[in-house]
Molecule: transfer RNA
Organism: Penicillium steckii
RNA sequence: GCAUCAAUGGGGUAGUGGUAACCUAGAUCCCUUCCAAGGAUUUGCCGGGGGUUCGAUUCCCUCUUGAUGCA
Numbered sequence: 001g002c003a004u005c006a007a008u009g010g011g012g013u014a015g016u017g018g019u020a021a022c023c024u025a026g027a028u029c030c031c032u033u034c035c036a037a038g039g040a041u042u043u044g045c046c047g048g049g050g051g052u053u054c055g056a057u058u059c060c061c062u063c064u065u066g067a068u069g070c071a
Base pairs, nucleotide, nucleotide: 001070002069003068004067005066006065007064010024011023012022013021018054025043026042027041028040029039030038047063048062049061050060051059
């Protein structure tokens, strides 16, 4: 230099055109003499920009970061 892949709550991972789910974590309450455990409710996310589309996390381009391969 070229090519491919990835980027999703504080952390780990699904989802793949119709508005995002699970585990964990945080907060409040209940239970308990207290703690732990348990139960209920709740908080919080699609890397940045642009395009296509009625509608984009998803498709396309570009940038950033990371990984791999070739030279």